[in-house]
């Protein structure tokens, strides 16, 4: 010191969260020792038991013990018990803090200084005795003492009254002093005594208190008025003392927006925690102070109490009781119960410090000193040190090689802190006395022994792997993890952090400049009041003098101690403690300074205002007048429609509309002028004239002389709509009616139409009342336009201008701003005043109050909920936004599909199985270039288990592997029996033996078309052969990004040219490659045959030749090269020439960066998971071929441009040895028999077919069409039943050109026609891939549909429009408002009753008794207030994939929004 989190990314705004510190803490896990601290924060709840205040015999009588000395003690008496100790309920107050005051006061004991203490007397407790009572206790009679009580004397001083003097002060007065009069004292005890301690009365001091005052410190205005002893006076009473403290009378005051009164909360302070500080929060322990003592009230005693361990009364509660009556008060120390998350021993001692009494010894002291319990906190310390690599075992991970825990352990060598055992042994104590305590401390002994955990490891935040789990279980402070490869859950290993603790929870401060004095904001993020006037208040021009309140300086008093800081010291260190110094910003007193502010006075003119002279204006109010238009009415002309819309209809019209002409009436609004023109404070103001009236500007510089600015409350004005009353009502037009549109249409559109709109009077008081920008003043570059003036020059005048004042706009510099933008009309730089903001929602809502006739307005929350909400800008995507452009995209054409039958694929259904996958375009004659078995992955059944296949190992077997013959069982696989032949290497003559191989058993492993294409590689589809996609450097921007790549042209093209803060480059485009079109050259066999020769019925058949065709190598040719025109002179385009070919000549291959979690784990490869006598493998049979149906892709047709029969032409490209097969023969035919040739430019497949010619058919379900079915055959193959193809004969279905819709194609193309090949035993091929033959039509054009490219615009989208998103309703939950009421709390008022007690009266005094006043408690009543609760009800919030629509975001499909 910051970090995480809104977004695709960015900057800003803004909230939420985290890292730090702290605690009287609690909880979880764990726990060696010591020191110092600290420990009921909750129930001021209730308390058993013990103790916490006594002492004095030197005040007194008496009793008891003792021989005595002496001691003990209940009572009388004295002092103390008002201290010490506890608690924080109450209290918002002179309670506390601080500083003053008392000339308005008291003070036992103590100190100092004076003056005194004489003479008498009456009682009473104890005690004795009688009685009552359960007890507590009480009553009567009798005796007695005192430092108890009483009378008298004396009176320095004191007190009171009267009369004086002096001094002082602050008004009442104070101090000193004089005279006179009156009043008031006393106690003794001890001692032989001295004397000591007491007693009385004064003065002073000290100490402790009392009272008064200034200032200071909580929340709330949804508490705005409060107050009758209230404020003051006079007099009296009362008090220690002032005082309405109390009373009588008089007056009517007093407090309050600088917050009275009320409500809530709370003891206050020194200080504590935090913070850089300013501040914020808190008020345990320690210290000062106040208040309280079961609750409430009251007085007594006393120096002092309205008294914690005293009294009286009332109340609640508890206890005892003989039922008559009594007793009690732990918020003292321990302790108990209860409450609670939670807080200790019924300990020791008066040794120390302090207190009470006493002459003293001494006694008392739960104050205190100590110990005990608790990791509650702080501090210290330990749990060992060195060495030790076979890097042990074991765990975990692993790419199987190893890595890691790890010098860690073991082992070896040491040490002894703490704890343990033994011994010695303090200080605290000045003479005695030590609870702590045989403690601290010191010495000795033994032995590594007795002593480590907790949290975390996705980011923030230091620390990573494996397994398990599979949106489950769970985690989470925020963001967020988990749906089969989780570093985020759980466990383990490893690691990180802290450590006798570690985490969690709670609370406070910090970070948070997130309430901003230091130190924030308000155009668009939350935030300028709708506007003005003006009260209080705040602020205020120049000059001089005085003053000294603010301000500044010096001195001084105070600011308790503790605490903090610094230095030093003492416990071994530290915590802790001590000493010294310092701090303590405040308050008081006093002396000084006078710049600024204030106050008083003087002067001034520039602020402000007034005067004079001019000027512009929809400024306001009232009255009158005007024309156009409109509607209605009257009359004329005139005839069938008018009107309205996207299209219509409702509506009006033959009873005469619309149209047109003339006339009349009425109401409202004022075209042109008219203008980012004018006026007004804002709202707002528009025909013309008159009257009344407000403000502004300019010129002059005549007057006043700071008269000013702002403005909480307040007052006035305040669009539209709305309300009340009365008028008015032409047009328009909520509501309403009708017609359309629509799935619906309570809308948009149309036809009507009432309030209203208008006037008068009165309310309402709100708007996106906006410049989303408060007012005033000053300063800070300009340019330009415009409105109203003035001035200058010039002129006859108008123009004109380096001028100036006031307004209104635009552009723009600096500056500012998150950016957009703003910029002398500031959102710049400053000053003053006011208003307002503090996350989103709930909500501008509820409740309360004020206003209003109502509608409603103003003021204005909370619970709860979310982690965002928001602003500006960026890149995309999208738009029923715009512009430009392209494509068989549309259009123009040709032919199809959709209807029929069949083929084929898919869906669905069925099934034991109908294996799997592909599913809009981009699945569906696609994987599959060929399912009868096989294939085959599926089903049923039967077998095998190291396996059908691979590698290596262990053990065993043995003439084995292998070939083969025959038999049995079986569907086969397989099982089994019998027989024959018999391989390799080494050695050997051979055999044996050994190895290899084989078999058997075993264990590693094999195997899997099992899952995951959302873990992957590779390959592929699609946008799209669309023209795009990027980079380096530079520049611009806070940044995301932009620029380049945009612009003007051009192109098929980001193709090229020009321009340009860009300059270059890369991947794409194009070209390079292949085929094809022309040609040259080379080469001629199997190709060819022009010329020469030969042969034949005929044929390149033969010799020969390579000219031609052709074949296939290498070359040439085309480049806008040439010409004209257009164009910017460019790129390029249009036309032309030449040419086989012309502007990319035609076709192919070639597919940028990316998109679709697109497709494929079943081509292959592969991570992970799963199966292992089965999800592997072998076999037989079946299935993939099913069939009500739906869809896609095709074939054949429906016929005459045809069918059929006959005749007879012309290709290219391919294939062929388990092959293609000529020719001949047989068969109607498929085919068969037999057999030339050919591993192919040689032979074969092989016949090309449409076309052409001729005949028949003549419009018919036919000589069209061929499905379906029957019979008979052929071929392949172990095998054609499920389930092949072909042939012949017979049969002869639907179908007569196909609805909505939809597909292909722009030239050798479409269409038509056939040929070949792959796969393949055969074939379902009508498929696919190639090949040639015949060979068209049309394109005006880019409005529309679809797709795409570029630029621009809007956006609330970014999973990107298949987006986002709103409201009702239904369901669940949550908090909350209202509510007939009900219940409770605190406080007040009125009245009734009224204990104790003080006072008072009856009566001369005292006691007693009775009455009276006041009063606690109690009762009654009405009213207010706070809270809880309630049938029902209102909205709100949150929830999984509910319902209905589609309001908003794009022109969101009717622009949206405010009232």
């Nucleotide at each position: 010191a910051g970090a995480g989190u809104u977004u695709g990314a960015u900057c800003a705004u803004g909230g939420c969260u985290c890292a730090g510190g702290a605690c009287g803490a609690a909880c979880g896990c764990u726990g060696g020792c010591g020191g110092c601290g600290u420990g009921c924060u909750u129930a001021a709840u209730a308390c058993a038991u013990g103790c916490a205040a006594g002492u004095c015999g030197a005040a007194c009588g008496a009793u008891c013990c003792g021989c005595a000395a002496g001691g003990a003690u209940a009572g009388u008496g004295g002092c103390a018990a008002a201290c010490g100790g506890g608690u924080g309920a109450g209290u918002a107050a002179c309670a506390c803090g601080u500083a003053a005051g008392u000339a308005a006061c008291c003070u036992u004991c103590c100190c100092u200084c004076g003056a005194g203490a004489c003479c008498a007397g009456c009682a009473u407790a104890a005690c004795c005795u009688g009685c009552c009572g359960a007890a507590a206790g009480g009553c009567g009679g009798g005796c007695u003492a005192a430092u108890u009580c009483u009378g008298g004397a004396u009176g320095g001083c004191a007190u009171u009254u009267u009369c004086g003097g002096a001094a002082a002060g602050c008004a009442u007065u104070u101090u000193c002093u004089g005279a006179a009069a009156a009043u008031u004292a006393a106690a003794g005890u001890a001692g032989c005594a001295a004397u000591a301690c007491g007693c009385u009365u004064g003065a002073g001091g000290a100490u402790g208190g009392a009272c008064u005052u200034g200032c200071g410190g909580c929340u709330u205005a949804u508490c705005a008025g409060c107050u009758a002893g209230u404020u003051g006076g006079u007099g009296a009473g009362g008090u220690a003392a002032c005082g309405g403290c109390u009373c009588a009378c008089c007056a009517a005051g007093g407090c309050u927006a600088u917050g009275a009164c009320g409500a809530g909360u709370a003891g206050c302070u020194g200080g504590u925690c935090u913070g850089a500080g300013a501040g914020g929060a808190c008020g345990a322990u320690c210290a000062g102070u106040c208040a309280c003592a079961c609750u409430g009230g009251a007085a007594c005693u006393g120096a002092g109490a309205a008294a914690c361990g005293g009294u009286c009364c009332a109340g609640a509660c508890u206890c005892c009781u003989a039922c008559g009556g009594g007793a009690g008060g732990c918020a003292g120390c321990a302790g108990u119960a209860a409450g609670g998350a939670a807080u200790a021993u019924u300990c020791g001692g008066c040794a120390a410090u302090g207190g009470g009494c006493g002459a003293a010894a001494g006694c008392c002291u739960g104050a205190c000193c100590g110990a005990g319990c608790g990791a509650c906190g702080c501090c210290g310390u330990g749990u060992g040190g060195g060495u030790g690599a076979u890097g042990a075992a074991g765990g975990c991970c692993u790419u199987c090689g190893g890595g890691u825990c790890g010098u860690a352990a073991a082992g070896c060598c040491c040490u002894g802190u703490c704890a343990g055992g033994g011994g010695g042994g303090a200080a605290g104590a000045u003479a005695a006395u030590g609870a702590c305590g045989g403690u601290a401390c010191c010495c000795c002994c033994a032995g590594a022994g007795g002593a480590a955990g907790c949290u975390c490891c996705g980011g923030c935040u230091a620390a990573c792997u494996a397994c398990g789990u599979g949106c489950c279980a769970g985690c989470a402070g925020c963001c967020g993890c988990g749906g089969u490869a989780a570093u985020a859950c759980g466990u383990a290993g490893g690691g990180a952090g802290c450590a006798a603790g570690c985490g969690u929870u709670g609370u406070c401060c910090g970070g948070a400049u997130u309430u901003a004095u230091u130190g924030g904001g308000c155009g668009u993020a939350a935030a300028g009041g709708g506007u003005a006037c003006g009260u209080a208040g705040g602020c205020g021009g120049a000059u001089a003098u005085g003053u000294a309140a603010g301000u500044c300086g010096g001195a001084u008093g105070u600011g308790a101690a503790a605490g903090g800081u610094a230095u030093g010291a003492g416990c071994u260190c530290a915590a802790c403690u001590c000493a010294u110094a310092u701090u303590a910003c405040g308050c008081g007193u006093u002396c000084g300074a006078u710049a600024c502010u204030g106050c008083a006075u003087u002067u001034c003119u520039c602020g402000a205002g007034a005067g004079a002279g001019a000027u512009a204006g929809a400024g306001g109010g009232a009255a009158g007048c005007g024309g156009a238009a409109c509607u209605u009415c009257c009359g004329g002309u005139g005839u069938a429609g008018c009107g309205g819309u996207g299209a219509a209809a409702u509506g009006c019209g033959u009873a005469g509309a619309u149209a047109u002409c003339g006339g009349a009436a009425g109401g409202a609004a004022c075209a042109c002028c008219a203008g980012u023109g004018g006026c007004g404070a804002a709202g707002g103001c528009g025909g013309c004239u008159u009257c009344c009236u407000g403000g502004a500007u300019c010129u002059u510089u005549u007057c006043u002389g700071a008269c000013g600015c702002u403005g909480a409350g307040g007052u006035a004005c305040g669009a539209a709509a709305g309300c009340u009353a009365g008028g008015g009502g032409a047009g328009c037009a909520a509501a309403c009616g009708g017609g359309a549109u629509u799935a619906g249409a309570u809308a948009c559109c149309c036809c009507g139409g009432u309030a209203g709109u208008c006037c008068u009077a009165g309310c309402c008081c709100u708007a996106a009342a906006c410049g989303a920008u408060g007012g005033u003043c000053a300063c800070u570059a300009g340019g330009u336009a415009u409105a109203g003036g003035a001035g200058g020059u010039a002129u006859c005048g108008a123009c004109c201008c380096a001028u100036u004042c006031u307004g209104u706009g635009c552009c723009g510099a600096a500056g500012c701003u998150a950016a957009c933008g703003u910029a002398u009309u500031a959102a710049g730089u400053g000053a003053c005043c006011c208003g307002c903001c503090u996350g989103g929602g709930a909500a501008g809502u509820a409740c309360g109050g004020c206003c209003g006739c109502a509608a409603g307005g103003c003021u204005a929350a909370a619970a709860c909920u979310c982690a965002a909400a928001u602003g500006a800008a960026u890149u995309g995507a999208c738009g029923g936004g715009g512009g430009c452009c392209c494509g068989c995209a549309c259009a123009a054409g040709c032919g199809g599909u959709g209807g029929a039958g069949c083929a084929u694929g898919u869906g669905g259904u069925u099934u034991a199985a109908u294996u799997c996958g592909a599913u809009g375009c981009u699945a569906c004659g696609g994987g599959a270039a060929g399912a009868a078995c096989c294939u085959u992955a599926c089903c049923u059944g039967g077998g095998c288990u190291u396996g059908a296949c691979a590698u290596a190992c262990u053990a065993g077997a043995g003439g084995u592997a292998u070939c083969u013959u025959g038999g049995u069982g079986g569907a086969a696989a397989c099982a089994u029996c019998a027989g024959g032949g018999g391989a390799c290497c080494g050695u050997u003559a051979a055999a044996c033996c050994g190895g290899a191989a084989u078999c058997u058993a075993g264990a590693a492993c094999a195997g899997g078309u099992g899952c995951u294409g959302c873990a992957u590689g590779g390959c592929u589809g699609u946008c799209g052969u669309c023209a795009g996609c990027u980079c380096g450097u530079g520049u611009c921007g806070u940044g995301a990004g932009a620029u380049g790549u945009u612009g003007g042209g051009u192109u098929a093209a980001g193709u090229c040219c020009c321009g340009c803060a860009a300059c270059g480059a890369g991947c794409g485009c194009a070209a390079c490659c292949c085929c094809u079109a022309c040609u040259g050259u080379u080469a001629g066999u199997u190709g060819c045959c022009a010329g020469c020769g030969g042969a034949u019925a005929a044929u390149g058949c033969c010799g020969g030749g390579c000219a031609c065709u052709c074949u296939a190598g290498c070359g040439g040719a085309a480049c806008u090269g040439c010409c004209u025109c257009u164009g910017a002179u460019a790129a390029a385009g249009a036309g032309g020439a030449g040419g086989a070919a012309g502007g990319c000549g035609g076709g192919g291959a070639u597919g940028a960066g990316g998109u679709c979690a697109a497709g494929u784990c079943a081509u292959c490869a592969u991570g992970g998971c799963c199966c292992u006598u089965a999800u592997g493998u072998c076999c037989a049979g079946g299935g993939c071929u099913a069939c009500a149906c739906a869809c896609g892709u095709g074939c054949u047709a429906c016929a005459a441009u045809g069918g059929u029969a006959c005749a007879a032409a012309c290709a290219a490209a391919g294939g062929g040895a388990a092959g293609c097969a000529a020719u001949c023969c047989u068969g109607c035919g498929a085919a068969g028999u037999a057999u030339a040739g050919c591993a192919a430019a040689u032979c074969c497949c092989a016949a090309a077919a449409a076309a052409u010619g001729u005949g028949c058919c003549u419009c018919a379900a036919u000589u069209c069409g061929g499905a379906u079915u029957g019979c008979a055959g052929g071929c392949u193959g172990c095998a054609a039943c499920u389930c092949g193809c072909c042939u012949g004969c017979a049969u002869g279905a639907a179908g007569c050109u196909g609805g909505a819709a939809u597909c292909g194609c722009u030239a050798g193309u479409a269409a038509a026609c056939g040929c070949a090949g792959a796969u393949c035993a055969g074939c379902u091929a009508c498929g696919c891939u190639g090949c040639g033959u015949u060979g068209a039509a049309u394109a005006c054009g880019u409005u529309c549909u679809c797709g795409g490219g570029c630029c621009u615009u809007g956006u609330a989208c970014a999973c990107a429009c298949c987006g986002c998103c709103c409201g009702u309703c239904a369901c669940a939950c949550c908090a909350u408002g209202a509510a007939a009421g009900u219940u409770g709390g605190g406080a007040a008022c009125a009245c009734c009753c009224g204990a104790a007690g003080u006072g008072u009266u009856a009566u001369g005094u005292a006691g007693a008794u009775a009455g009276c006043c006041c009063u606690a408690a109690g009762g009654u009543g009405g009213a207010a207030u706070c809270a809880a609760u309630a049938a029902u009800u209102g909205g709100g919030g949150u929830g999984a994939a509910g319902u209905c629509g589609u309001a908003a975001c794009a022109a969101g499909g009717u622009a949206g929004c405010c009232g």

Predicted 3D model of a 1459-nucleotide RNA (small-subunit ribosomal RNA) from an uncultured bacterium. Its Rfam family is "Bacterial small subunit ribosomal RNA". Its family is annotated with ribosome and structural constituent of ribosome in the Gene Ontology. The prediction has a mean pLDDT of 85.